[in-house]
Molecule: c-di-GMP-I riboswitch aptamer
Organism: Paenibacillus wynnii
RNA sequence: CAACGAUAACGGCAAACCUAUCGAAAGGUAGGGACGCAAAGCUAAAGGGUCUUCCCGAAAGGAUGACAGCCAGCUACCGAA
Numbered sequence: 001c002a003a004c005g006a007u008a009a010c011g012g013c014a015a016a017c018c019u020a021u022c023g024a025a026a027g028g029u030a031g032g033g034a035c036g037c038a039a040a041g042c043u044a045a046a047g048g049g050u051c052u053u054c055c056c057g058a059a060a061g062g063a064u065g066a067c068a069g070c071c072a073g074c075u076a077c078c079g080a081a
Base pairs, nucleotide, nucleotide: 004079005078012037013036017032018031019030020029021028022027035069041074042073043072047071048070049067050066051065053063054062055061
């Protein structure tokens, strides 16, 4: 340096659900809450995928916004085997 990942250390994040709020929706934000996570950190203007709404339509397709806890890209703490 790369790979790997423990019943290790210091710490971290927070699904469903509930409350408030924003949004037409997908969904976002804040608080509560923990199913889980070694990248559950960042990126949606590299790309695939999924979802919303609209257009078109036989099918295909186009536009729109959203999701990184689906894959992916970038970066990073620790060090048993």